[in-house]
Context: one part of a larger RNA
RNA sequence: UGACGGGGGCCCGCACAAGCGGUGGAGCAUGUGGUUUAAUUCGAUGCAACGCGAGGAACCUUACCAGGGCUUGACAUGCUGGUGGUAGGAGCCCGAAAGGGUAACGACCUCUGGUUUACCAGAGGAGCCAGUACAGGUGCUGCAUGGUUGUCGUCAGCUCGUGUCGUAAGAUGUUGGGUUAAGUCCCACAACGAGCGCAACCCCUGUCCUUAGUUGCCACAGGUAAUGCUGAGCACUCUAAGGAGACUGCCAGGGACAACCUGGAGGAAGGUGGGGAUGACGUCAAAUCCUCAUGGCCCUUAUGUCCUGGGCGACACACGUGCUACAAUGGCCAGUACAGGGGGUUGCAAACCCGUAAGGGGGAGCCAAUCCCAGAAAACUGGCCCCAGUUGGGAUUGUCGGCUGCAACUCGCCGACAUGAACGAGGAAUCGCUAGUAAUCGCGCAUCAGCCACGGCGCGGUGAAUACGUUCCCGGGCCUUGCACA
Repeated sequence: UGACGGGGGCCCGCACAAGCGGUGGAGCAUGUGGUUUAAUUCGAUGCAACGCGAGGAACCUUACCAGGGCUUGACAUGCUGGUGGUAGGAGCCCGAAAGGGUAACGACCUCUGGUUUACCAGAGGAGCCAGUACAGGUGCUGCAUGGUUGUCGUCAGCUCGUGUCGUAAGAUGUUGGGUUAAGUCCCACAACGAGCGCAACCCCUGUCCUUAGUUGCCACAGGUAAUGCUGAGCACUCUAAGGAGACUGCCAGGGACAACCUGGAGGAAGGUGGGGAUGACGUCAAAUCCUCAUGGCCCUUAUGUCCUGGGCGACACACGUGCUACAAUGGCCAGUACAGGGGGUUGCAAACCCGUAAGGGGGAGCCAAUCCCAGAAAACUGGCCCCAGUUGGGAUUGUCGGCUGCAACUCGCCGACAUGAACGAGGAAUCGCUAGUAAUCGCGCAUCAGCCACGGCGCGGUGAAUACGUUCCCGGGCCUUGCACA
């Protein structure tokens, strides 16, 4: 000087408390450990691994296993030699394919010569073959590395120059009194300044204005069974570009007359309005050699590469994350409203028809503020159920179908009928959340042929409760103290 303390002081954070909903019990989905296996590829492992790399494992992917093949190689570049019936290659044979064999037909470019042309000859190139140098490796080392990332932590800290103090390590500044979300600002001070962080500048959202109108509007006129349908028009809504607006600016009180705090006015909005992007010096020899790059080491008829099939999907068990429930604030049936944000041309697909349905036929329209996906659902109105393992719950299983795809046995999704399991609120323990949040309801997208999505990322609808307080648990900041630690 730091780190540490079941030392002290001050102060924060859904840290506790207050409150709401969960997890831990059940069934299923998914990840992991373990076990099994020919293989169950590999990595991630307290917080910060475990719906993680996976934003799509039937083949492919695929890195694993078994078997069958290839060897200058599936891919790149150079050199040497050879090669016209060459390169390519239908067909045929072996084969599961890959591959191997055979083989009809059969080229291209440049130059030279012969030659009217057709064509012929020669040389070279491309290609191919042989050889050589090499390719290739998701093989090892993240304790050799770059790059990238997690984490403490969006925490308020981390340093430097000069000066001063100290023999020195170092201190001071950065401490102190206030204040703040903040090393934020004010005041004081042997310090005076400065840098990286904080804040602001950036994006979205909340109000208004301007510009612009093939979206919107019975604002106004016409018309219909109905519809922006028609005329007229950019007023409004909206769209998307520019601008205004919030700065403790104003008032009162408190305070050192400061910083600032409390209340008020005006305002769509206050005291960082809400959200995002943004992550200082560093810590964990943290993670990644399987994104990529790369040193070293290793393999070279195999640790490379191709193919078929299998595996990554196993199942006595154990854990994490989720979904669905256990019902009446509910379930079922019928009717009837109201979104936002997205996607769509080897695509989205309407009307209409067939089918109980999944789906099929059909193809209008749309390269999309124009058409389509697209019925939002909870909610609301009416009816049934009457507390029951039930009209709760849907696992499991059987049968029959549909779709994608070369192919759904291992191992896809969906529909119909039948079957109807556990489950009657979950021990110890434990998680999230402070407002348009939690809870609850549906919708969309990426990946993608299809899909094991109940995941992830977004979008809107309905919409709470509680916070006395900081003693305690956890994490953190500043000052100080002890120390047998560095």
Annotation:
A computed fold for a 486-nucleotide part of an RNA from an uncultured bacterium, annotated as small-subunit ribosomal RNA, 3' major domain. The RNAcentral record of the full RNA draws on ENA, Greengenes and SILVA. It matches the Rfam family "Bacterial small subunit ribosomal RNA". Its family is annotated with ribosome and structural constituent of ribosome in the Gene Ontology.